[in-house]
Order: sequence, then structure tokens, then C1' cells
RNA sequence: GAUGCAGACCGGGCAGUCGCCGGCUCGCCAUGCGUGGCGGGCGGGAGGAAAGUCCGGGCUCCGCAGGACACGGUGGUGGGUAACGCCCACCGGUCGAAAGACCCGGGAAAGUGCAACAGAAAGUAAACCGCCUCGCGGGGUUCGCCCCGUGCGGUAAGGGUGAAACGGUGCGGUAAGAGCGCACCAGCGGGCCGGGUGACCGGCUCGGCUAGGUAAACCCCGCCGGGAGCAAGGCCAAACAGGGAGCAGGGUCGGUCCGGCCCGUUAUCGACUCCCGGGUAGGCUGCUUGAGAGCCCGAGUAAUCGGGCUCCUAGGUAAAUGGCUGCCGCCCGCGCCGGAUUCGUCCGGCGCGGGCACAGAACCCGGCUUAUAGGUCUGCUUCGGAG
Repeated sequence: GAUGCAGACCGGGCAGUCGCCGGCUCGCCAUGCGUGGCGGGCGGGAGGAAAGUCCGGGCUCCGCAGGACACGGUGGUGGGUAACGCCCACCGGUCGAAAGACCCGGGAAAGUGCAACAGAAAGUAAACCGCCUCGCGGGGUUCGCCCCGUGCGGUAAGGGUGAAACGGUGCGGUAAGAGCGCACCAGCGGGCCGGGUGACCGGCUCGGCUAGGUAAACCCCGCCGGGAGCAAGGCCAAACAGGGAGCAGGGUCGGUCCGGCCCGUUAUCGACUCCCGGGUAGGCUGCUUGAGAGCCCGAGUAAUCGGGCUCCUAGGUAAAUGGCUGCCGCCCGCGCCGGAUUCGUCCGGCGCGGGCACAGAACCCGGCUUAUAGGUCUGCUUCGGAG
């Protein structure tokens, strides 16, 4: 320098100006003294995913003797954590030359089921071609036998089909073959020994000679799991309707009186006044200081945990966090200039035009997943060059 692998981070900046949301504060006004209105000032105001709402928890209300079944989830081992289906480390398998990546990673010698197409046969396997004994027919013959056709059988060594066909190599054996026998190798099961907390790894020995796949099919085994959710929950509380009590007048026109009009009038009805409970609209609360953030030190391979110091960082309820202008930065396209060139292009500068992603808090946290223009940094692999 090139190449790939892994991880962390940023994700437009500054200034001016006009707004929006909520907080504190000052002045004036109103007040039923709780507060409200107007004006001014100060400081605050989205994210790495705020998203999907897929897991886990806090919090809240409801439910709950105990056990079993059902249902749902989960699945190598050890650790972390409030918890998890998350994270870390390790084990095993697959891929890669490597750095590394991936795995819905318990059980298929409990049971049941399933396997397109091809193929004779897809599981207590199977005879299409081939190989072999025997029988029959035909032909040849050097008379040993050979060839062709056909039939009953044997045969899983060879061919062919398939994603997959009941270990591999060799020797023996046989009519031909076959773990049929044997040796070695691979693999499986049991026992023992050694290492490791463990998953597991290594070795010795025995056995039968070999056990196919599929559990994101039923199923079996271990472990976990009450339900609903901030529209949870708590408080205050108009209007209308309801209940109780009281009273004979009440309402309206009007500055007031007279007066006019309307409703009611001796009541167990109705108007009016007061009270009551439940509770709708509405308001307040829950509400944001928390498994919190930054830095340092310590424990640990790590995830993470402990200690110290500092900091306070939206809290609105249909929802604010935005618009415009200027300068700068980055990206894309076009043009011009200069340089390099393996003539394909590449690098630098200037000008013009366009753009700066994905996305938007709604009770709060821990994760996962998905989206994301452009960019920065760190560690490692392999190759090349120079010292």
C1' cells in the first nucleotide's frame, strides 16, 4: 500500500430573525384568596432507532388453600441480570486459506406418522441391467468347452435412479456373492481410567459387525408461566335524569316602582330554594430522579458488579421541538483548468445547479428486530514493497 473480517461512534455546524410547548420570575388587573388574564425577562425542549409492539421487568388494579392435568413458551454448558426468548465466555457441528461467520443446538436403539420427481425397490428394504448354478431349445467346436435365446432360482460385489439405497480397504471364502470369516480403519453401544465446575475431550477394554432422514410432524423429557393494562389506578366534579326536605309564590319586560305577559297556587302534583348518593362532560393526579447519565478507581477473560466525585436532561393529551435568510461543511450531476495514466480512467482546483438520510417522545426501564444519505475511528487476517 492492497485485501477481507470484527467492533465502536457521528449522523450537518454557527449566527440572525419569526413562531410553538411547558417551567421559573417580575409588573399590572381581576378574585369566591384556590387562582386566573395581559405584558416583560431568564433558562429548557426527541432518537439511535423515539418505530414494530416481538420478548422480559418495574408500577397499578383484580384474582388466588394445596396438588395434578390441560394450554402456552423455552431447549448444548457455565456465568451475568430485576428478568428475559437478551448478553458474555466456552463446548459441539457446518463453512472459510485465515481473521472469523452461522446453527428453532434436548430426545429418532419409546411409540405413531411422512418422504415430490426419478427409480425394480424409500425401511422387518428391494432383483431393472449385470453376475452365477441348474433345466430346455438352437448354433459352433480344436470334443476341453464356448456362444445365443428362454425358464425356475441364488446374489446387494458392479452399473443405473435419487437429497438419501443398510460402513470402507484388503485377504480368505463361494457356483456367483454377501461381516459369511478375519485384519486394519471409520462409526455405534456398555464398562473403566485421566482432564475439565460443566457441555465435552483423550485413552484402554468388551460387544454386536453397522444402527438411514425428518421432532420450525404428532409425541416424549427437563425447566418456566395467574389475568388485564397509564384508556392501569386515585381524587374533585357541571348539565340532564333520580331521591329527600322546605316554602307560596316564581320567572320575564324594566335603572326602580306601578303595571303588562307567562308558569304555579292550599299541595302525596308542579314551579322555585336547599340537601343527597352514584357518576357523564370536564379538571387534577399517576408523570417523570431513574435497575439514571458522565468521569475516575477497583474486581472479573468478558458480560457485568462494587466504590468515589460531578450532573439534572421534554412531560405536553391529539399532542410543541418548526419556518426563513446568510456563511461554512459534506454528497451528486454538468462545464472549464492543471497533473498522472496500464488510454479504461484516476487525483486536485474553480464555477453553476440540486440535495443532506431513516424517522417523531405520549407511564417508565432492559433487550431483540426492522429502517437509515453520507462519514469517522480502532483491532485483526492474508498478500506485496521498503528499512

This is a predicted structure of a 387-nucleotide RNA (Bacterial RNase P class A) from a Pirellulales bacterium. It is recorded under the gene name rnpB. NCBI's taxonomy places the organism under Bacteria, Pseudomonadati, Planctomycetota, Planctomycetia, Pirellulales. RNAcentral holds the sequence, with entries from ENA. It matches the Rfam family "Bacterial RNase P class A". Rfam classes the family as a ribozyme.